[in-house]
RNA sequence: UGGCCGGGCGACCGCGUGGGAGGAGACUCCCCCGAGGAAGGUCCGGGCUCCACAGGGCAGGGUGGUGGCCAACGGCCACCCGAGGUGACUCGCGGGACAGUGCCACAGAAAACAGACCGCCGCCGCCUCCGGGCGGAGGUAAGGGUGAAACGGUGGUGCAAGAGACCACCAGCGCGGCGGGCGACCGUCGCGGCUCGGCAAACCCCACCUGGAGCAAAACCAGACAGCGAGCGUUCGAGGGCGGCCCGCCCGAGCUCGCGGGUAGGUUGCACGAGGGCGUCGGCAACGGCGCUCCUAGAUGGAUGGUCGCCAACCGUGCCGUCGUGAGGCGGUACGGCGAACAGAACCCGGCCUAUGAGCCA
RNA sequence: GCCCCCGUAGCCCAACGGCAGAGGCAGAGGUCUUAAACACCUCGCAGUGUGGGUUCGAGUCCCACCGGGGGCA
Numbered sequence: 001u002g003g004c005c006g007g008g009c010g011a012c013c014g015c016g017u018g019g020g021a022g023g024a025g026a027c028u029c030c031c032c033c034g035a036g037g038a039a040g041g042u043c044c045g046g047g048c049u050c051c052a053c054a055g056g057g058c059a060g061g062g063u064g065g066u067g068g069c070c071a072a073c074g075g076c077c078a079c080c081c082g083a084g085g086u087g088a089c090u091c092g093c094g095g096g097a098c099a100g101u102g103c104c105a106c107a108g109a110a111a112a113c114a115g116a117c118c119g120c121c122g123c124c125g126c127c128u129c130c131g132g133g134c135g136g137a138g139g140u141a142a143g144g145g146u147g148a149a150a151c152g153g154u155g156g157u158g159c160a161a162g163a164g165a166c167c168a169c170c171a172g173c174g175c176g177g178c179g180g181g182c183g184a185c186c187g188u189c190g191c192g193g194c195u196c197g198g199c200a201a202a203c204c205c206c207a208c209c210u211g212g213a214g215c216a217a218a219a220c221c222a223g224a225c226a227g228c229g230a231g232c233g234u235u236c237g238a239g240g241g242c243g244g245c246c247c248g249c250c251c252g253a254g255c256u257c258g259c260g261g262g263u264a265g266g267u268u269g270c271a272c273g274a275g276g277g278c279g280u281c282g283g284c285a286a287c288g289g290c291g292c293u294c295c296u297a298g299a300u301g302g303a304u305g306g307u308c309g310c311c312a313a314c315c316g317u318g319c320c321g322u323c324g325u326g327a328g329g330c331g332g333u334a335c336g337g338c339g340a341a342c343a344g345a346a347c348c349c350g351g352c353c354u355a356u357g358a359g360c361c362a
Numbered sequence: 363g364c365c366c367c368c369g370u371a372g373c374c375c376a377a378c379g380g381c382a383g384a385g386g387c388a389g390a391g392g393u394c395u396u397a398a399a400c401a402c403c404u405c406g407c408a409g410u411g412u413g414g415g416u417u418c419g420a421g422u423c424c425c426a427c428c429g430g431g432g433g434c435a
Base pairs, nucleotide, nucleotide: 001362002361003360004359007311008310009309010308011307012306013305015034016033018031019030020029021028022027036342040353041352043351044350045349046348047347048214049213050212051211055247056246057245058244060210061209062208063207064206065079066078067077068076069075080094081092082091083090084089095205096204100203101202102199103198104197117144118143119140120139121138123136124135125134126133127132152170153169154168155167156166157165171195172194173192174191175190176189177188178187179186180185218268219267220266221265227259228258229257230256231255232254239251240250241249275294276293277292278291279290280289281288282287314337315336316335317334318333319332320331321330322329323328363434364433365432366431367430368429369428372387373386374385380418389405390404391403392402393401411427412426413425414424415423
C1' cells in the first nucleotide's frame, strides 16, 4: 500500500413494522422479523414512472489503444504501447498537430512559410607603424550565448567560409513487400535526404453514444373556498404537451395579469429481485451455463440499543512438554487485559470514489 | 430524498494560462490637533479550501475530496 473480516451463544430490560388473543375503551399480553461493506458522497450506468408507443434536424453533452464481459456504463478482465523501478510490479483523460484557426510570457539576433547579435569567409573602397584597422554591399546555421523548446547526431568529402550540398553509420518519419497475431501491434527486408517544434485537460476535426425529468416521479381517494376587474382568444386557433431552437405530430376552449378567499390529510407506488448462499462445468480472467437451497427491514421526526455471563480470536506474564549449542520457535495450561473503528436503510439494483479499530494474508 | 451554485488577506471583492496576485473597508505607525475626529503620508497582512494531474508555466484547465449556500410536493 492492497485485500479478507466487520465476532458467536445465552439471560434480562428496551424500540419499530406485521400477525394473533383479551378488553366497552384506554390499553395489556404472546409470536415472527428487524441495517451496511460502505446504507455515505450523489460521480456514472440501468430498472421503474410521467411527458407522442419518444419522431426528424441543428445545437449541446459524454466517451476515446485493442479484444472480450455485462441489462448498461466513464465499470471489470486480458493483452498492446508508453513511462517509472535492479526487481516483484506500479502508473497512464492512451484518436488526430501535413483539415483549418489560435497560443508559446521573460530572456534571446531569431519562437515557426525560420532567423545574422557576436563570430567565420572572400570581394570593393580608404588608411597603415605592413602585423593589420575602419567602412560598404554580400555569403554562411559549423562555434558562442538565451530559453521549457533553436529545424537530426558522429565522422568524412567538399568549400572562400560553410551547409544532407554529397557520402558512411546511427536515430526518427513515410511508403512498399514478407512473416506472426481476431486485433491493437510486433519482427524483418527494401526504397525515399523526407528530418516536418510543442499545446487539442485551447477552439476544432474524426469515430461512437446520447430525448427530457425524476419516487418531492406518478396514480387514486378524501377534502376547503367566493368571487370581482382588465386584456387576449374560440377553426382567421389563445394556450399547452415541448424544460435550448426549428420542423412535424397531438390536445385544444379557455389563457394571462391584478385584488380578494382558501384546503394541503390518507392510500398505492414499496419490497421476489439483472436477488443471496453452496456445489459442479466452461473460460487465463472478468463472467456465463446447470443443479440444490433460502425469503431476509419498510420507518415518516424517522425503529436495531443497553447490562451481565460463557466461548472463539488476539496480547502480556507464569508453569509444563518438545525442538535447538544458543538467542528463541511450536504446542498445552492458569491468571489478567481487550472484546472495538467508520458509520446508520428511506423506490430498487450494478459500479466508482471516500471513511474505517483489532487481528490475519500478500 | 432529488437537483443546482460557490470557495482569493479579518470582511467585501478584481485578476486573457504569463513577472505568482489589483482595489476598498478594517488594522499598525507618522503628520496635523491642547486632545480627538476628519484629512494626508507610509507600512504590514494571501500564495488563491485540500490533494493530484495537463502544461515550459495553473487563482484560471481537468479529476477526486473538504466546507458552505440555495431551490424542488

Two RNAs folded together computationally: RNase P RNA and transfer RNA, 435 nucleotides in total. It holds a member of the Rfam family "Bacterial RNase P class A". Rfam classes the family as a ribozyme.